[in-house]
RNA sequence: GCAGGGAUAGCCAAGUCAGGUCAACGGCGCAGCGUUCAGGGCGCUGUCCCGUAGGGGUCCGCAGGUUCAAAUCCUGCUCCCUGCACCA
Numbered sequence: 001g002c003a004g005g006g007a008u009a010g011c012c013a014a015g016u017c018a019g020g021u022c023a024a025c026g027g028c029g030c031a032g033c034g035u036u037c038a039g040g041g042c043g044c045u046g047u048c049c050c051g052u053a054g055g056g057g058u059c060c061g062c063a064g065g066u067u068c069a070a071a072u073c074c075u076g077c078u079c080c081c082u083g084c085a086c087c088a
Stems, first nucleotide, its partner, number of pairs: 001084007010028003020068001029047007048057003061077005
């Protein structure tokens, strides 16, 4: 350099093909409560920000574009992995 795959929240990971019901399945971790003498385990609830709540705001590597609407489609770029090529 060429080809392919990938980047999602504290961590892992689904969703992308075929746009909407996605603050984004699920698991781990963490917090509270229950159970227990206690610990562990198990169960329930919560776990981006604001709000008592209804609700609102922002987010899917970065920057743009398309669209009423983008994690999802398009363009450019960055980084990681695999293979190939190059290596006088």
Molecule: transfer RNA
Organism: Halobacteriales archaeon SW_5_70_135